[in-house]
Context: one part of a larger RNA
RNA sequence: GAGUAGCGAAAACUAUAGCGAGAAACUAUAGCAUCGAAAAUCUAAGGUUUCCUGGGGAAGGUUAAUCCGCCCAGGGUUAGUCGAUCCUAAGCAGAGGCCGAAAGGCGUACGCGAUGGAUGUCAGGUUAAUAUUCCUGAACUAAUUACAAAUCGUUAACAACUCAAUGUGACGGGGAAGGUUACGCAAGCAGAGUGUUGGAUGUCUCUGUCUAAGGCCGUAGUUGUGUCGCAAGACAUGAUGAGAACUGAUGGGGAGCUCAAGCGCAAGUGCGAGCGAAGUUGCAGAUACCAUGCUUCCAAGAAAAACCAUUAAGGGAGUGAUAUAGUCAAUCGUACCGGAAUCCGACACAGGUAGAUAGGCUGAAUAUGCCAAGAUGCUC
Numbered sequence: 001g002a003g004u005a006g007c008g009a010a011a012a013c014u015a016u017a018g019c020g021a022g023a024a025a026c027u028a029u030a031g032c033a034u035c036g037a038a039a040a041u042c043u044a045a046g047g048u049u050u051c052c053u054g055g056g057g058a059a060g061g062u063u064a065a066u067c068c069g070c071c072c073a074g075g076g077u078u079a080g081u082c083g084a085u086c087c088u089a090a091g092c093a094g095a096g097g098c099c100g101a102a103a104g105g106c107g108u109a110c111g112c113g114a115u116g117g118a119u120g121u122c123a124g125g126u127u128a129a130u131a132u133u134c135c136u137g138a139a140c141u142a143a144u145u146a147c148a149a150a151u152c153g154u155u156a157a158c159a160a161c162u163c164a165a166u167g168u169g170a171c172g173g174g175g176a177a178g179g180u181u182a183c184g185c186a187a188g189c190a191g192a193g194u195g196u197u198g199g200a201u202g203u204c205u206c207u208g209u210c211u212a213a214g215g216c217c218g219u220a221g222u223u224g225u226g227u228c229g230c231a232a233g234a235c236a237u238g239a240u241g242a243g244a245a246c247u248g249a250u251g252g253g254g255a256g257c258u259c260a261a262g263c264g265c266a267a268g269u270g271c272g273a274g275c276g277a278a279g280u281u282g283c284a285g286a287u288a289c290c291a292u293g294c295u296u297c298c299a300a301g302a303a304a305a306a307c308c309a310u311u312a313a314g315g316g317a318g319u320g321a322u323a324u325a326g327u328c329a330a331u332c333g334u335a336c337c338g339g340a341a342u343c344c345g346a347c348a349c350a351g352g353u354a355g356a357u358a359g360g361c362u363g364a365a366u367a368u369g370c371c372a373a374g375a376u377g378c379u380c
Base pairs, nucleotide, nucleotide: 013031014030015029016028017027018026032377033376034375035374040357041356042355046337047336050335051075052074053073054072055071056070060068061067080140081139082333083332084331086117087116091112092111097106098105099104121138122137123136124135125134141329143327144326145325146324148322152318161314162313164311165310166309167308172297173296174295175294178290179289180288184283185282186281187280188209189208190207191206192205193204194202210252211251214247215246221240222239223238224237225236226235227234228233256275257274258273259272262269263268298301343352344351359371360370361369
């Protein structure tokens, strides 16, 4: 220079009360405002304790600070079923091996490697902080034990089992129609309310009207094979298969109501405890499910494992559908941020950041505008 530029989106703050030495910014309440295909929720990568509680006030915070992703201390991540773990793709690595002045390059076997395949759990409650992990209730899967035991077999054409092979797994783009569900809306039903300004007991207002996996059933549909038929199609039989009903549920949840402690002069509030109504019908309706379906097109659209089926070889006496009652299920991840003040950008940076969810009115719509749930008012 200069107490100058600037203090990082024009979403916006205001009042009262509290704590305190100190309050425009912290906390509580009330109001106002902003986002709402996000500025909400879940989650991958990445971060690595930033999470929660108590305390602090040097430094960090573009100002102050009683506050904080700051400092100090203590606490917090619970799994047979979620993910890893199993399987392989591109690619990587590579025993021997081949090549190369050296460094090293290539590559067989074996292996690693998800963005794919396989794969058995849901509802509610609970913590200051975890929950498909804890608790309550209701399930499922694999292995194994006991007991009972259908079937098949013990005659080699035949059971269990072992090994091998083959199939399956197993796939493109576009389009159309159908059956459903999620979600939503309306009426009905239930509970509560009845006015500050003329009217408002009414065809009024507000709130709620919910319930999973699993089991059972094998439906609408799709499809294979066989028989009949000129064909359309019919019949038989098998595979697959949403959804609904019933069960799960004499449960859970539920608007609301009542109450002890504490607080408050009172009205009241109330961590917590108890009680607890309605729960139907219709409409609309997906981009989700049936569906790896159907149809159409040409550029003709992964692999391996698991599982299942068939066959060959071995094997040689048992096998074990099902029911009941048990046992067992190790290891690692799990806090928190995650369209961001916790990641990548030297910063609490108007930038960048894969996937999922998708309420109401308007509308063709995931547009637009205004709202809900939820979250914020961008640190002078």

About this RNA: Predicted 3D model of a 380-nucleotide part of an RNA (large-subunit ribosomal RNA, domain III) from a soil metagenome. It matches the Rfam family "Bacterial large subunit ribosomal RNA". The RNAcentral record of the full RNA draws on MGnify.